The part of an RNA shown here (large-subunit ribosomal RNA, domain IV) has 323 nucleotides and comes from Eubacteriales bacterium OttesenSCG-928-K08. The prediction has a mean pLDDT of 89. Its Rfam family is "Bacterial large subunit ribosomal RNA". Its family is annotated with ribosome and structural constituent of ribosome in the Gene Ontology.
Context: one part of a larger RNA
RNA sequence: CCCUUGUUAAGGAACUCGGCAAAAUGACCCCGUAACUUCGGGAAAAGGGGAGCCUCGAGAGAGGCCGCAGAGAAUAGGCCCAAGCGACUGUUUACCAAAAACACAGGUCUGUGCGAAGUAGAGAUACGACGUAUACGGGCUGACGCCUGCCCAGUGCUGGAAGGUUAAGGGGAAGUGUUAGAGCAAUCGAAGCACGGAACUUAAGCCCCAGUGAACGGCGGCCGUAACUAUAACGGUCCUAAGGUAGCGAAAUUCCUUGUCGGGUAAGUUCCGACCCGCACGAAUGGCGUAACGAUUUGGGCACUGUCUCAACAAGGGACCCG
Numbered sequence: 001c002c003c004u005u006g007u008u009a010a011g012g013a014a015c016u017c018g019g020c021a022a023a024a025u026g027a028c029c030c031c032g033u034a035a036c037u038u039c040g041g042g043a044a045a046a047g048g049g050g051a052g053c054c055u056c057g058a059g060a061g062a063g064g065c066c067g068c069a070g071a072g073a074a075u076a077g078g079c080c081c082a083a084g085c086g087a088c089u090g091u092u093u094a095c096c097a098a099a100a101a102c103a104c105a106g107g108u109c110u111g112u113g114c115g116a117a118g119u120a121g122a123g124a125u126a127c128g129a130c131g132u133a134u135a136c137g138g139g140c141u142g143a144c145g146c147c148u149g150c151c152c153a154g155u156g157c158u159g160g161a162a163g164g165u166u167a168a169g170g171g172g173a174a175g176u177g178u179u180a181g182a183g184c185a186a187u188c189g190a191a192g193c194a195c196g197g198a199a200c201u202u203a204a205g206c207c208c209c210a211g212u213g214a215a216c217g218g219c220g221g222c223c224g225u226a227a228c229u230a231u232a233a234c235g236g237u238c239c240u241a242a243g244g245u246a247g248c249g250a251a252a253u254u255c256c257u258u259g260u261c262g263g264g265u266a267a268g269u270u271c272c273g274a275c276c277c278g279c280a281c282g283a284a285u286g287g288c289g290u291a292a293c294g295a296u297u298u299g300g301g302c303a304c305u306g307u308c309u310c311a312a313c314a315a316g317g318g319a320c321c322c323g
Base pairs, nucleotide, nucleotide: 001318002317003316004315005314006313007312008311010309011308014307019304028050029049030048031047036041038143052065053064054063055062056061066070078302079301080300081299082298083297084296085294086293090102091101106141107140108139109138110137111136112135118127119126120125144289145288146287147286149219150218151217154216155215156212157211158210159209160208163207164206165205169201170200175195176194177193178192181188182187220238221237222236223235224234247281248278259275260274261273262272263271
């Protein structure tokens, strides 16, 4: 000097990204226990008190005794307030991430009538299921409460079938080669054979016509206007398929931004409550709330402490020296 421990005056988070680490709390009995709440919880809330041994007594208890200390050692919750996210118990990156990610019960859409749809396989076949729409598969959402607005123009899906387009196949016209024959010749040229392939016929699909958003998705601009000013309930105009409803909002979303105001601090880029000018929230890629829950994230407080002011000493093990 390093590692692992122990103790520490006064202070007590001044440390630090952050109370990381450590300290503190701790079993049992009694008293007592708030907001909120889905009435179950919250709750061991919080906060207090007790405790050994001897004698007497049925006991309750009374009296006494010892120690610094009686849950006498060891093992054995720190707590509270507020907010975000996720309802919850669960699951996960075996070996840097345990979470707000995944799952979940519940919701909804959709497919499937049974030799089901779907899945595996070349197939037989198997699963689905020895099930039968209160079933099974797929997508999205994610307890619960209050709700879930407008747009079907584009894309998708479903339905429609009059018309347009459209494959192979069917069909076989014109034309071509060959030559019996005709012709003085040029040339024409039946049948057959061989090419060639038009019209016509013909499905789904596409075009087309509708429907459909808890399908993919989308949800405006400019100008003016009220008897202070400011603002604009109101009006005009352009564009659109329709122009963002409720709720929420500087937010896990806000660039400007440490926005502004209030709270908390002596002092607060974080935090909480508001405001709304939402660069660029918004309703099952769900919106807003929400008791309980969380090795979750953020802010504050009490307790407690060598985290620190600021370091000291001690023990054990190394390092180091001798052998």